[in-house]
RNA sequence: GGGCCGUUAGCUCAAUUGGUAGAGCGCCGCAUUUGCAAUGCGGAGGCAGCCGGUUCGAAACCGGCACGGUCCA
Numbered sequence: 001g002g003g004c005c006g007u008u009a010g011c012u013c014a015a016u017u018g019g020u021a022g023a024g025c026g027c028c029g030c031a032u033u034u035g036c037a038a039u040g041c042g043g044a045g046g047c048a049g050c051c052g053g054u055u056c057g058a059a060a061c062c063g064g065c066a067c068g069g070u071c072c073a
Stems, first nucleotide, its partner, number of pairs: 001072007010025004019056001027043005049065005
């Protein structure tokens, strides 16, 4: 320098190839317990790496850039 993959909640990851974002773990509250854990119920928390384009509408499509991984030179 070039190819490919990835970037979504604190962490690990989803989302039927466009219609307004969810799960597990973690965190908070309640119940249960002498207490803790486990379990059950409920709750908070992300405008999606950044910028721009297409579209009535973008996490998703297109372009550029950044960061990480991997391969080639």
Predicted 3D model of a 73-nucleotide RNA (transfer RNA) from a Minisyncoccota bacterium.
NCBI's taxonomy places the organism under Bacteria, Bacillati, Minisyncoccota.
Its Rfam family is "tRNA".
The coordinates come from a structure-prediction model, not an experiment, and the mean pLDDT is 81.